Predicted 3D model of a 73-nucleotide RNA (transfer RNA) from a Cyclobacteriaceae bacterium. Rfam family: tRNA. Its family is annotated with triplet codon-amino acid adaptor activity in the Gene Ontology. Its mean pLDDT, the model's own confidence on a scale to 100, is 83. The source organism's lineage runs through Bacteria, Pseudomonadati, Cytophagia, Cytophagales and Cyclobacteriaceae. The sequence was found in a public genome assembly.
RNA sequence: GGGGGUAUAGCUCAGUUGGUAGAGCGCUGGUCCUGCAAACCAGAGGCCGCCGGAUCGUAGCCGGCUACCUCCA
Numbered sequence: 001g002g003g004g005g006u007a008u009a010g011c012u013c014a015g016u017u018g019g020u021a022g023a024g025c026g027c028u029g030g031u032c033c034u035g036c037a038a039a040c041c042a043g044a045g046g047c048c049g050c051c052g053g054a055u056c057g058u059a060g061c062c063g064g065c066u067a068c069c070u071c072c073a
Base pairs, nucleotide, nucleotide: 001072002071003070004069005068006067007066010025011024012023013022019056027043028042029041030040031039049065050064051063052062053061
């Protein structure tokens, strides 16, 4: 320098036939318990890496950039 891949909640990841985002774990509160844990119930938490474009409308399409992983040189 070139090819490919990844970037979504604190962590690990879904969601890619475009229609204003979910799970598990974790966190907070409650029930229960002498207390803790477990269990159950409820809740907080992300404008989806950044910029631009197409579209009535994008996490998902197109272009550029950034970071990381990998392959080639």